A computed fold for a 1508-nucleotide RNA from an uncultured rumen bacterium, annotated as small-subunit ribosomal RNA. Rfam family: Bacterial small subunit ribosomal RNA. Gene Ontology terms of the family: structural constituent of ribosome and ribosome. Model confidence (mean pLDDT): 84 of 100.
RNA sequence: AGAGUUUGAUCAUGGCUCAGGAUGAACGCUGGCGGCGUGCCUAACACAUGCAAGUCGAACGGAGUGGAUUCUUCGGAAAACACUUAGUGGCGGACGGGUGAGUAACGCGUGGGUAAUCUGCCUUACACAGGGGGACAACAGUUGGAAACGACUGCUAAUACCGCAUAAGCCCACAGGAUCGCAUGAUCCGGUGAGAAAAGAUUCAUCGGUGUAAGAUGAGCCCGCGUUGGAUUAGCUAGUUGGCGGGGUAACGGCCCACCAAGGCGACGAUCCAUAGCCGACCUGAGAGGGUGAUCGGCCACAUUGGGACUGAGACACGGCCCAAACUCCUACGGGAGGCAGCAGUGGGGAAUAUUGCGCAAUGGGGGGAACCCUGACGCAGCAACGCCGCGUGAGUGAAGAAGUAUUUCGGUAUGUAAAGCUCUAUCAGCAGGGAAGAAGAUGACGGUACCUGCAGAAGAAGUCCCGGCUAACUACGUGCCAGCAGCCGCGGUAAUACGUAGGGGACAAGCGUUAUCCGGAUUUACUGGGUGUAAAGGGAGCGUAGGCGGCCAGCCAAGUCAGAAGUGAAAGCCCGCGGCUCAACUGCGGGACUGCUUUUGAAACUGGAGGGCUUGAGUACUGGAGGGGCAAGCGGAAUUCCUGGUGUAGCGGUGAAAUGCAUAGAUAUCAGGAAGAACACCGGAGGCGAAGGCGGCUUGCUGGACAGAAACUGACGCUGAGGCUCGAAGGCGUGGGGAGCAAACAGGAUUAGAUACCCUGGUAGUCCACGCGGUAAACGAUGAAUGCUAGGUAUUGGGUUCCAACGGGAUUCGGUGCCGCAGUUAACGCAAUAAGCAUUCCACCUGGGGAGUACGUUCGCAAGAAUGAAACUCAAAGGAAUUGACGGGGGACCCGCACAAGCGGUGGAGCAUGUGGUUUAAUUCGACGCAACGCGAAGAACCUUACCAGAUCUUGACAUCCUCCUGACCGGUCCUUAAUCGGACCCUUCCUUCGGGACAGGAGAGACAGGUGGUGCAUGGUUGUCGUCAGCUCGUGUCGUGAGAUGUUGGGUUAAGUCCCGCAACGAGCGCAACCCUUGCCCUCAGUAGCCAGCAGGUAAAGCUGGGCACUCUGGGGGGACAGCCGGAGACAAUCCGGAGGAAGGUGGGGAUGACGUCAAAUCAUCAUGCCCCUUACGAUCUGGGCUACACACGUGCUACAAUGGCGCUCAACAAAGAGAAGCGAAGGAGUGAUCCGGAGCGAAUCUCAAAAACAGCGUCUCAGUUCGGACUGUAGUCUGCAACCCGACUACACGAAGCCGGAAUCGCUAGUAAUCGCGAAUCAGCAUGUCGCGGUGAAUACGUUCCCGGGUCUUGUACACACCGCCCGUCACACCAUGGGAGUCGGUAACGCCCGAAGCCAGUGACCCAACCUUUAAGGAAGGAGCUGUCGAAGGCGGGACCGGUAACUGGGGUGAAGUCGUAACAAGGUAGCCGUUCGAGAACGAGCGGCUGGAUCACCUCCUU
Repeated sequence: AGAGUUUGAUCAUGGCUCAGGAUGAACGCUGGCGGCGUGCCUAACACAUGCAAGUCGAACGGAGUGGAUUCUUCGGAAAACACUUAGUGGCGGACGGGUGAGUAACGCGUGGGUAAUCUGCCUUACACAGGGGGACAACAGUUGGAAACGACUGCUAAUACCGCAUAAGCCCACAGGAUCGCAUGAUCCGGUGAGAAAAGAUUCAUCGGUGUAAGAUGAGCCCGCGUUGGAUUAGCUAGUUGGCGGGGUAACGGCCCACCAAGGCGACGAUCCAUAGCCGACCUGAGAGGGUGAUCGGCCACAUUGGGACUGAGACACGGCCCAAACUCCUACGGGAGGCAGCAGUGGGGAAUAUUGCGCAAUGGGGGGAACCCUGACGCAGCAACGCCGCGUGAGUGAAGAAGUAUUUCGGUAUGUAAAGCUCUAUCAGCAGGGAAGAAGAUGACGGUACCUGCAGAAGAAGUCCCGGCUAACUACGUGCCAGCAGCCGCGGUAAUACGUAGGGGACAAGCGUUAUCCGGAUUUACUGGGUGUAAAGGGAGCGUAGGCGGCCAGCCAAGUCAGAAGUGAAAGCCCGCGGCUCAACUGCGGGACUGCUUUUGAAACUGGAGGGCUUGAGUACUGGAGGGGCAAGCGGAAUUCCUGGUGUAGCGGUGAAAUGCAUAGAUAUCAGGAAGAACACCGGAGGCGAAGGCGGCUUGCUGGACAGAAACUGACGCUGAGGCUCGAAGGCGUGGGGAGCAAACAGGAUUAGAUACCCUGGUAGUCCACGCGGUAAACGAUGAAUGCUAGGUAUUGGGUUCCAACGGGAUUCGGUGCCGCAGUUAACGCAAUAAGCAUUCCACCUGGGGAGUACGUUCGCAAGAAUGAAACUCAAAGGAAUUGACGGGGGACCCGCACAAGCGGUGGAGCAUGUGGUUUAAUUCGACGCAACGCGAAGAACCUUACCAGAUCUUGACAUCCUCCUGACCGGUCCUUAAUCGGACCCUUCCUUCGGGACAGGAGAGACAGGUGGUGCAUGGUUGUCGUCAGCUCGUGUCGUGAGAUGUUGGGUUAAGUCCCGCAACGAGCGCAACCCUUGCCCUCAGUAGCCAGCAGGUAAAGCUGGGCACUCUGGGGGGACAGCCGGAGACAAUCCGGAGGAAGGUGGGGAUGACGUCAAAUCAUCAUGCCCCUUACGAUCUGGGCUACACACGUGCUACAAUGGCGCUCAACAAAGAGAAGCGAAGGAGUGAUCCGGAGCGAAUCUCAAAAACAGCGUCUCAGUUCGGACUGUAGUCUGCAACCCGACUACACGAAGCCGGAAUCGCUAGUAAUCGCGAAUCAGCAUGUCGCGGUGAAUACGUUCCCGGGUCUUGUACACACCGCCCGUCACACCAUGGGAGUCGGUAACGCCCGAAGCCAGUGACCCAACCUUUAAGGAAGGAGCUGUCGAAGGCGGGACCGGUAACUGGGGUGAAGUCGUAACAAGGUAGCCGUUCGAGAACGAGCGGCUGGAUCACCUCCUU
């Protein structure tokens, strides 16, 4: 410090997630030792038991025990002294310890104030302590009660209680003086009057007591500043705010009371609600910040819940009291007792948190003169890896790289110097011995602990998580979208580095992971340090309040600001340094820091303040022109509709086409007249005005603003603007008018599968006016307002100045409105003086998508609704700009193709052949499925083939290699059996040799293995199809762009072509195109048999038959020829095109081979090869028979036809090319009506054979008909092949003679030697083509042209598509689940309010009852006090109506998610009616329609403008 994740890829926006650190943690697995820490975060839930606050006999009387001693009637009595102690009394139980419920507060923090206060014990100083009195406990007696606990009578002491005396510098009252303070006032001085003290004990050292003053310590109160969230909490408040006078308190104060006034708080957030103890600090972070408030320390609050006071220096009191409530316990039922949020411990709750331990040895505290006592504070120990720190689990050597394990390409590799082995060592643990410090004189719980020494032996001591990327670390097996994993992206559907296991590896280590939470990364709330044209985000606009900010000059003040000094910022913590435990953690000491607050001294630049001045910001007055600015009134013409009349006749209207509608009762059309309402053509313009919405005929009136000029006046008067107020299109609402046209709703007609739409005919609200309401829009420049600055060019609008040669033009300036463009800026697009640039000020708004602008609440509104505005839940994205493709029922521009058109011939109808689907079947084997499956694999299924079915049979196998044993063959032949294979029998039958054996073959046996047309073409290779023989597809370097990418390859021409030329930030290159190859067309040359025969000779019935010759034909080698070469024209002096000549051939001459990058998970595991899986007496192998040939049907491809351009017959019968042939072709000759048979010449082929070419030609006949067309089907008889033609071959003869008379919608091929038509051959093959592949013969028609259909190519454009339109995607409905709103109600909680009741208690009153101290006049009374009673206040409680919050609820509303449901097709392309916004109405649903608006609409185009 970053990384992953939106996309095909890119940039930016933006969220989600990860790597780090931390914890009072918990859970899972594991666990050796020690040190130091830490340990109920939940139920402030309830608590058994024990302990946690006592002490003092030197305050007091008594009692008890012991008892020196004394007395004695020896029974006993007294008694110093010692000890124990209930009670009275004193001090302490207000500290220490616990907890965090409450509390949003002067509670806490920080800094001050107290002139408004108190302070026991302690310290210092001064002074004092004289003399009296009366009681009450204890105790004794009586008595009540179960107990707790009392009651009455009597006795008694004190450092208990009470007068009196004395006393000031104490306190109070009164009047005065001096000094000081910000004020109330304070201090000091002296005067007068009144008041108030004390206690003794003793061991004689001391310890106490009282008053005053001071100190120290502690506490109270007050103030400035700071201290969570919510405005869907906006108003709160009656002791409330203040005053006067009292009361009360230690003290100020409405703290309390009476009276008076009506104040006080609040947008700088009162009140209310929710949450919360605060801080030092702790965690994190670079910091600023954010989070937390365990342990330790400071403060506060609380002590079962609520209330209350008493005592006291201090409490409204954790282990005190009273009352009320709940709960628990005891009870004799009458009444009592209790409070672990002290230490242990128990139950409960919970994911979860310890011992009913030891000791007062240390530190500290209480009491005491002290000894000492008490102390669950504290010191220690125990439990827990809960945390931090340290140590160990061994070290060295050791390659046969052992064994085992895993893997393997079987060679090896890994584990791995790891182990074993050898040599060492002893930290920890173990055993034994010694043995502290902590203690200052004694005293040690810890503890025989720390530590030291010795001994033995590698012994007792390693796990956890991870290994797809982020992120270090990989293989095998199992599993097969299952089981499972997962922090995000995502893995798993038969080869999973992602699941599980194993081996190996990586990380950390007595721990390791997971979960939870916090900070970080996150600049993702942005002070440091973000944004708002299109990503989320500028308010619809203006005016203006508070607030914020604010021009120039000079001096003053000093609040902000800056500097110095001082105080404070507790300790601990943090940082640095030095020390102590062996180190570290831990800890001691010193320093720093604590960024803060306060006081004080100074400075005066800036901000601020008060006063003074200035004119440039702003404004006023004056002059002038421009304008659809606003309001009101009046006027005008064109058009539409209606009414009346005339003319006139059959249609009009409307549409893609129609229909509804209107019209013979006279429409439409036309003429004249009239009525009514609404809107204002042309001018008109991206031109003007207005703050925005918006504003358009003309005239008049009233009125707002802007601009220019000049420089008279004011003198900062300014800018912005939360709330507030005003304006605010269209639609809508209310009341009253008006209503021509248009037109939601509605009705009808069409369209359609449907059509609640688009189209048509009608038509009501509405649109118009007046007065109100409403307050929203894509209210948009999607761009808040203001000011200043920063190149230009051009156009236009309104003014001014100026110049010239002046009906015009130029220069310049101010204001407005556009376009282009530099710098700059931006993610890019773009913006660019009218900024989205550079700066300043103020306001508004944003913080992932959905849920949702929804719900609830509130405000406004007549309503519709508007404004404000969440959460649960859910997703890992949503969105922006640009790129490349693909697509579009987009456009264009362009081009091509038998693509259309122009033609010729077909298919679709018939019969048959063949393939396919379907059906059937034991099986009808399998594959191929739009083009690009279907006469396809199959160039040929009777058996075989054959993979299928039935039956039979074999199991190392039909086939390959290896081993052992036996045999000598194998082969071949014969016979039996069988449906056949199988099985059985017989005959015949080897070679080499070193004699051991070997080669070869057969049989038997054991395994390794063979075998599989079994699966997966979506694991593959290879091969093939297709787009397409279409003209494209790329690369290097350079350049442009942040980048994906672009450029090149686009553009202008041209071509069959990315073919070529020109231009150009490109220059080159590659694969394709073309050419090179084969064939064909012309010529030349060479060669001349089996081919040929012109000339010469021979010869036949005829014949290249023979000699001979190669001239010709031909054959097959080699050459030539064609290149836009020549001429003319066009074109850009180009490429190229048009025409012509010559030529066998002319513009790639014809044909073939040749198929770029890629697409289709295209086809093929059944050609072959092959991974993996599967079968192994069978899914392998053999055999017989059957099937692949089935048949209501449908489709494809063909053949033959329907006839006269024909059929048939006859005749001289004419003319090919290319092939094939030895298990072959098979001649002549003969037989048969024929298929064919007999025969066997010739030929391994330019020699022989197949072999006859046919259409054609000539003659004749048929005469338009189901025929002399057509030949299916069937019968009979045959031929051939073959082991065998039944299922199931081909052919022949005779006979029979079906459908069919040219084919619906639709559809195919073909542009020249082509279509059409005619025959011939070959492969396969025993036999079996109408198929396939070839060959030649005869031989056309048409192409104007590119508008349209199909396919393709280039450029451009839109896109929400990228699995790429067979795309994406919306809503209702149905089902399941989830959270949520409403809901008759119902249940619970919280805090108030009103009334009632009113405990304890303080206060007040009363007090006839009680009453020791003092007084008196001695009878009593007084004073003081009390019980009791009354009153105010007063907790809990009761009643009541509301408020708020939560739970639940029949039913109901929408929302989200889910698999492949249903209905449609709304959106994305002009998405097929452009879309969207607001509003209204309507409709199963997406949605449709009306009105107004926007471009975030494609396309075309006039005009206008701009650039070069």